Model confidence (mean pLDDT): 87 of 100.
This is a predicted structure of a 485-nucleotide part of an RNA (small-subunit ribosomal RNA, 5' domain) from an uncultured prokaryote.
The RNAcentral record of the full RNA draws on ENA.
Context: one part of a larger RNA
RNA sequence: GGACGAACGCUGGCGGCAGGCUUAACACAUGCAAGUCGAACGAGAAUCCAGGCUUCGGCCUGGUGGAAAGUGGCGCACGGGGGAGGAACGCGUGGGAACCUGCCCCGAGGUGGGGAACAACCGCUGGAAACGGCGGCUAAUACCGCAUAUCUCCGGAGUCCGCAAGGGCGGCCGCCUUGGGAGGGGCCCGCGUUGGAUUAGCUUGUUGGUGGGGUAAAGGCCCACCAAGGCUUCGAUCCAUAGCUGGUCUGAGAGGAUGAUCAGCCACACUGGGACUGAGACACGGCCCAGACUCCUACGGGAGGCAGCAGUGGGGAAUAUUGGACAAUGGGCGCAAGCCUGAUCCAGCCAUGCCGCGUGAGUGAAGAAGGCCUUAGGGUUGUAAAGCUCUUUCACCCGCGAAGAUGAUGACGGUAGCGGGAGAAGAAGCCCCGGCUAACUCCGUUCCAGCAGCCGCGGUAAUACGAGGGGGGCAAGCGUUGUCC
Repeated sequence: GGACGAACGCUGGCGGCAGGCUUAACACAUGCAAGUCGAACGAGAAUCCAGGCUUCGGCCUGGUGGAAAGUGGCGCACGGGGGAGGAACGCGUGGGAACCUGCCCCGAGGUGGGGAACAACCGCUGGAAACGGCGGCUAAUACCGCAUAUCUCCGGAGUCCGCAAGGGCGGCCGCCUUGGGAGGGGCCCGCGUUGGAUUAGCUUGUUGGUGGGGUAAAGGCCCACCAAGGCUUCGAUCCAUAGCUGGUCUGAGAGGAUGAUCAGCCACACUGGGACUGAGACACGGCCCAGACUCCUACGGGAGGCAGCAGUGGGGAAUAUUGGACAAUGGGCGCAAGCCUGAUCCAGCCAUGCCGCGUGAGUGAAGAAGGCCUUAGGGUUGUAAAGCUCUUUCACCCGCGAAGAUGAUGACGGUAGCGGGAGAAGAAGCCCCGGCUAACUCCGUUCCAGCAGCCGCGGUAAUACGAGGGGGGCAAGCGUUGUCC
């Protein structure tokens, strides 16, 4: 000098764009953050209409209607969060072979005929609740046989085994088998990837083989048996520290430092462990077990997990609203209408940063008054002010009023912008002035009070302390502190 997710002090007019718990991966009240499909299926509340009955309260039947719940499908593995752990094929980069892939695209073939249940519902019943138990009825794109086998896989000896679902309605959406693609993912390897030797030895599924199991798939991944190997001063093992990268800051570069925001990957979801379902999870707002913590309880037993968006307590030098909208973009479901979406788009708060603008312009000397200094003549503040002549950016008031939306639909928003109006009107501070370093005098103080980045100032004339005048620098900021180059 540059930089910052900054903080602190003084000060503070406007706008645009961005950013905003770096600390306790501390604990969390409340609301919301993942649903959707009636064109898979059964059943069907309220309402309204009609009829009947009525003790005039209403009830029954039929229709309309479609709520809540249920079966089933798809989604919930995306999106969003924080960085605890991890020195590892985790990441980066370049390769590889033994793999999987719902939805989407291209191609081939098929979609026949049956059956038995279980929820919902009804009845009985347990429990304070959470939640159940028993019996009975029932539909399907739920479940199970049979047929068909283009086809796929395996075997090759005979052979054995494996599919399907319908719905809507005019040409639609599906279902089954299969080839290919796209995109996505799993696995392996070369190289690179912090500090410590005041860590020198480490290892028994350890290293390899044979055979098997397991997986979508190679493999000690797992198992039995056999062999005795494997790693290491080119740093094994151990300890400490750390998410990695694109990037960011600095620097002429080499390099050094760093990994907020945005983007890719990884790992995590109260702590530890486990599997289930599924194309995909060992699953943030799923399940089970254990633990700590909090809450409810009728004491028998139950409920919970903000490192989602807001918000609260706590910690801290320190970091925001319990806001609006699905209008746009994108996502889930749906033929669609549409529903959901704290993703997202906006708004609110904060000078946190960057950028832009303003706080007026011209004229004005008897160089007014006042202040300060003075050698008492004057000098300076200073064209500065006043006065005069103008202008109206921004802000303010009135009116009009978007683009963003291919036809409709606008949260933002009566916003941006445009037109008109009034009036210099509403808008300047902070630090410094001994040298480094740009800017000097007076008074006060007198090694006191104080200053200070370094050198150093202050003990009676202090350009170094405090204040005044004046000056220098930067400016809606200016200084200080911390950190990096």